[in-house]
RNA sequence: UGAGUCGGCCAGGCGGUCGCGUUGCGGGAAACCGCACCGAGGAACGUCCGGGCUCCACAGGGCGCGGUGGUGGCUAACGGCCACCCACGGCGACGUGCGGGACAGUGCCACAGAGAGCAGACCGCCCCUUAGGGGGUAAGGGUGAAAGGGUGAGGUAAGAGCUCACCGCGGGCCUGGUGACAGGCCCGGCAGGGUAAACCCCACCGGGAGCAAGGCCAGACAGGAAGCGUUUGAGGGCUGCCCGCCCGAUGCUUCCGGGUAGGCCGCUGGAGCCCUGGAGCAAUCCAGGGCCUAGAUGGAUGGCCGCCCGACUCGCCGCGGCGACGCGGCGGGCCAGACAGAACCCGGCGUAUCGGCCGACUCAUCCG
Numbered sequence: 001u002g003a004g005u006c007g008g009c010c011a012g013g014c015g016g017u018c019g020c021g022u023u024g025c026g027g028g029a030a031a032c033c034g035c036a037c038c039g040a041g042g043a044a045c046g047u048c049c050g051g052g053c054u055c056c057a058c059a060g061g062g063c064g065c066g067g068u069g070g071u072g073g074c075u076a077a078c079g080g081c082c083a084c085c086c087a088c089g090g091c092g093a094c095g096u097g098c099g100g101g102a103c104a105g106u107g108c109c110a111c112a113g114a115g116a117g118c119a120g121a122c123c124g125c126c127c128c129u130u131a132g133g134g135g136g137u138a139a140g141g142g143u144g145a146a147a148g149g150g151u152g153a154g155g156u157a158a159g160a161g162c163u164c165a166c167c168g169c170g171g172g173c174c175u176g177g178u179g180a181c182a183g184g185c186c187c188g189g190c191a192g193g194g195u196a197a198a199c200c201c202c203a204c205c206g207g208g209a210g211c212a213a214g215g216c217c218a219g220a221c222a223g224g225a226a227g228c229g230u231u232u233g234a235g236g237g238c239u240g241c242c243c244g245c246c247c248g249a250u251g252c253u254u255c256c257g258g259g260u261a262g263g264c265c266g267c268u269g270g271a272g273c274c275c276u277g278g279a280g281c282a283a284u285c286c287a288g289g290g291c292c293u294a295g296a297u298g299g300a301u302g303g304c305c306g307c308c309c310g311a312c313u314c315g316c317c318g319c320g321g322c323g324a325c326g327c328g329g330c331g332g333g334c335c336a337g338a339c340a341g342a343a344c345c346c347g348g349c350g351u352a353u354c355g356g357c358c359g360a361c362u363c364a365u366c367c368g
Stems, first nucleotide, its partner, number of pairs: 001364010012308007020039002023036005041339001045350002048348005053210004060243004065206005070084005085099001086097004100201002105199002107195003122141002124137005149167006168190001169188008214265004223256006235247004272291008309337001310335001312333009
């Protein structure tokens, strides 16, 4: 200097003018007027997870169902995050992973092929022969996604773990590590193929519904019929089922019909944010200090004007450096502000996206 990898941050700025919303203060009989503070996001989107909160409801157990899946940590919790292990990809920084179990069982592996679960001899090689055939073999070839260990040597009639060396596989021991695992040594010729993002097994987790939850106030109306039942418990509740428990008296269920849709709370002080220091590889935690930043309800923050801002490119000038090269100024050209909008709140994940900034690391090339 170029090409990459990982992480973090910002989200146009300033001024003027007109116009909005909550709250507070003041004026006003009221309508309204004036002043002041504050007034959308990094994703507010998706509704994919986890919670807080509310109710069922005083709320237990079992089955079923659903979710997660290497190890160790963080967290209120999670399917999240951090670190590490293994496998695969990459020269590398690093990235990816539906990462427990095939010796509990069931299923599947089409076609091709001789043979694909308890296997197999088509071509070939070797031996014998009465030349019809018989025997041996699985090293070579072929089929296939996959053929029952691989490479090499010895051995053999030809071959084969038949024997040996190394690799692999199985078992044992030692060392390191919290652990997943890693390394080393020894024994054994030696096999139980694959697939669980197939059913399943194992381990762990899980009540349900959701702010249109749920409360309070005001106001209006019109009740009728049927059935069951009143402590010998009808009916109802607890996601589905069972047990169990509870509510229940002029009560419950079903059908027909009428009224209401208004106001207030919930509704913003939080697992909150910022700064400093400490511990930790990190996620994060601890301590001290500081701050209060929308709460609308047909749903507010917008319009106009001017200037500035950034990237790319061309030319000129100046400065720095031993050099490779870099920095700044002036002028011209060109483009330009995306994705997008709270509605109970928070922690994550996913998706969309203009322009820019910062840090660390890897590779290549060049200079000293």

This is a predicted structure of a 368-nucleotide RNA (Bacterial RNase P class A) from an Actinomycetes bacterium. The organism belongs to Actinomycetes, within Bacteria. The prediction has a mean pLDDT of 77. It was read from a public genome assembly, where an Rfam model found it.